Model confidence (mean pLDDT): 78 of 100. A computed fold for a 132-nucleotide RNA, annotated as SAM riboswitch aptamer (S box leader). Of the family's consensus pairs, 94% are formed in the model. Rfam family: SAM riboswitch aptamer (S box leader). Gene Ontology term of the family: regulation of gene expression. It was read from a public genome assembly, where an Rfam model found it.

[in-house]
RNA sequence: CGCUCAUCCAGAGGGGAUUAGGGAACGGCCCGAUGACUCCCCGGCAACCGGCUGAGGUCUACCUUGACUGAGGUGGUCCGACGACACGGUGCCAACUCCGCUUGGUCGACAGUCGACCAAGACAGAUGAAGA
Numbered sequence: 001c002g003c004u005c006a007u008c009c010a011g012a013g014g015g016g017a018u019u020a021g022g023g024a025a026c027g028g029c030c031c032g033a034u035g036a037c038u039c040c041c042c043g044g045c046a047a048c049c050g051g052c053u054g055a056g057g058u059c060u061a062c063c064u065u066g067a068c069u070g071a072g073g074u075g076g077u078c079c080g081a082c083g084a085c086a087c088g089g090u091g092c093c094a095a096c097u098c099c100g101c102u103u104g105g106u107c108g109a110c111a112g113u114c115g116a117c118c119a120a121g122a123c124a125g126a127u128g129a130a131g132a
Base pairs, nucleotide, nucleotide: 001131004129005128006127007126008125013042014041015040016039017038021031022030023029026100027099028098043093044092045091047090048089049088050087052083056079057078059076060075061074062073063072064071097124101121102120103119104118105117106116107115
């Protein structure tokens, strides 16, 4: 950097420095001199990858039979779900990715509009992996 894939309703604190904005953009709505945001130190959380474990599967050698197929057993090789850990690499530690868009459904005497909630999906974004 941006094509691809996966995840994003849970979780996670203190101290110091700095000083006016910050929550990606836009519109809302929030956070912020009771010091937000950002940086550093210590701490923590657990999303992905490495490492650990190994349900199960592919291939193969041998054994069981007079021979073959099949089935079973043992060994080797490769793939590998769930899970645990926090050792390493990233990441993260306000609010659902803070909310918004589309479709469908439910709620209301009926209809329309609007609102709330639920489900699926989309746009954009963040993080990781694999790549250039």